[in-house]
Context: one part of a larger RNA
């Protein structure tokens, strides 16, 4: 663009895509059936292993240029606090992940080879010629998913939709999803939970040293700092507005 006079929403499901499963082992069946014995199954049930697929991050392990700490060099006159080298190193939440963890049946239908029933041609026989019944990890469903451009272009309901603005379970731009005061959408503040590991200042002690001073230790102090997480709270911003439409 089409379909429809036209908006939005919910569906149907023609037709597609998928392999979402594969293999193995143990126990049981059972020392049973079978077999003189020696030996020795299966159908079924159950637990696991491994490969693969699709999710997830509670645990475990990685990473973590948010963050916290130690320390080196230089600089900010000194202390404190910082800057630069992600300097080096020790940790590390969220997030992302695998080495972690969850799930990945059954069943139905038509059949293949094959096995049969009834049964004539051909008074018998014969699974086949008419008819009927079974039968495989195959095929079609079942399961997941796309899907009104399915031109036989579907159905039902319906008046609102879009921009702007605040955003993220979304994201290259569009799109998608949420919110817009009848509000917890984002920020801020506060609280929690988490991370680091005990801040500065002060006091006492301290190997030494004539003294000045003094690495360091202890206390104040589970301190200080900090958060992409959780919650509370309208403090700030979602104000004001624009366009299309039966």
């Nucleotide at each position: 663009u089409g379909u429809u006079a036209a908006u939005u929403g919910u569906c149907u499901g023609a037709a597609g895509g998928g392999a979402a499963g594969g293999a193995c082992c143990g126990c049981u069946u059972a020392g049973u059936a079978c077999g003189a014995g020696a030996g020795g199954a299966a159908c079924g049930g159950u637990g696991g292993u491994u490969c693969g697929a699709c999710g997830c991050c509670u645990c475990u392990g990685g990473u973590c240029g948010a963050c916290c700490g130690g320390u080196u060099a230089c600089c900010u006159g000194a202390c404190a606090a910082g800057g630069u080298a992600g300097g080096c190193c020790g940790g590390g939440c969220a997030g992302c992940u695998a080495c972690g963890u969850g799930u990945c049946a059954a069943g139905g239908g038509c059949u293949a080879a094959g096995u049969g029933c009834u049964g004539a041609a051909a008074g018998c026989a014969u699974c086949u010629a008419a008819g009927c019944a079974c039968g495989a990890a195959u095929c079609c469903c079942g399961c997941c998913u796309u899907g009104a451009a399915a031109a036989g272009a579907g159905a039902c309901a319906u008046a609102a939709g879009a921009c702007c603005c605040c955003c993220a379970u979304a994201a290259a731009a569009g799109a998608u999803g949420g919110g817009u005061u009848u509000g917890a959408u984002a920020g801020a503040a506060c609280a929690g939970a988490g991370g680091u590991g005990u801040a500065a200042g002060c006091a006492u002690c301290a190997a030494g040293g004539c003294a000045a001073c003094g690495a360091g230790a202890u206390g104040u102090u589970a301190a200080g700092c900090u958060u992409g997480c959780u919650g509370u709270u309208a403090c700030u911003a979602a104000a004001a507005g624009u366009c299309u439409g039966a």